[in-house]
Molecule: THF (Tetrahydrofolate) riboswitch aptamer
RNA sequence: CUAAGAGUAGACGAUGCGCGUCAAGUGCCACGGGAUGGGAGGUCGCCCGCGGACGAAGAGAGAUAUUCUCGCGGUGCAUCGUCGCAGCCGCUUAG
Numbered sequence: 001c002u003a004a005g006a007g008u009a010g011a012c013g014a015u016g017c018g019c020g021u022c023a024a025g026u027g028c029c030a031c032g033g034g035a036u037g038g039g040a041g042g043u044c045g046c047c048c049g050c051g052g053a054c055g056a057a058g059a060g061a062g063a064u065a066u067u068c069u070c071g072c073g074g075u076g077c078a079u080c081g082u083c084g085c086a087g088c089c090g091c092u093u094a095g
Base pairs, nucleotide, nucleotide: 001095002094003093004092005091010083011082012081013080014079015078016077017076018075019073020072021071028052029051031049032048033047034046038089039088042085058070059069060068061067
């Protein structure tokens, strides 16, 4: 120098354990903040805080209870699998 490749945030799926079903969470909007391949900058996306609007699927069992079971929720976490940085430099392999 050339060629190939790996790795972020995170997304989806499966499984497990929870939470809610007495409505939190999720999703939407506004504002503020943060982290985002090893580096500098950056896009999309993500996370947190706060406020606002909207808004739901329960049923059965039972020893009557802070219980169990089956559901439901664009529900949380963990593990595994698949996917996952556009340019520059860096890294790995080969020449």